[in-house]
RNA sequence: CGCUCAUCCAGAGGGGCAGAGGGAACGGCCCGAUGAAGCCCCGGCAACCGGCGUCAGCCUGUCAUCUCGAUUCCGCGAGGUAGCUGACGAUCACGGUGCCAAUUCCGACCCGCGCCAGCGGGGCAGAUGAGGA
Numbered sequence: 001c002g003c004u005c006a007u008c009c010a011g012a013g014g015g016g017c018a019g020a021g022g023g024a025a026c027g028g029c030c031c032g033a034u035g036a037a038g039c040c041c042c043g044g045c046a047a048c049c050g051g052c053g054u055c056a057g058c059c060u061g062u063c064a065u066c067u068c069g070a071u072u073c074c075g076c077g078a079g080g081u082a083g084c085u086g087a088c089g090a091u092c093a094c095g096g097u098g099c100c101a102a103u104u105c106c107g108a109c110c111c112g113c114g115c116c117a118g119c120g121g122g123g124c125a126g127a128u129g130a131g132g133a
Base pairs, nucleotide, nucleotide: 003131004130005129006128007127008126013042014041015040016039017038021031022030023029026107027106028105043100044099045098048096049095050094052089053088054087055086056085057084058083064081065080066079067078068077069076104125109122110121111120112119113118
């Protein structure tokens, strides 16, 4: 950099340095010297992943382990632990991210409704997480 899946009308800001931009991009509309971006410190939100708990399945094919049973042996059967997989859950927040103006700020393209304003749905693009090559 590109691929797949999920989510995006909820939520959560103070200080220091700095000094003019920022809200992805285009149009709009906003934020900004009562201090933008960026960096640092502290705080917070949320619950995507890990972790934790419960339940279910598997427990094997070349490798876990324990108990019991039958068995002359080889080896076999059943169950548990561990492990793996899946579902669900928490007034879980320990770890990995993320986020803390405005719905992803709104629109742009398509469809529907409508008194041209506008409303609803979808798409594109984007963001974040998880995964894969």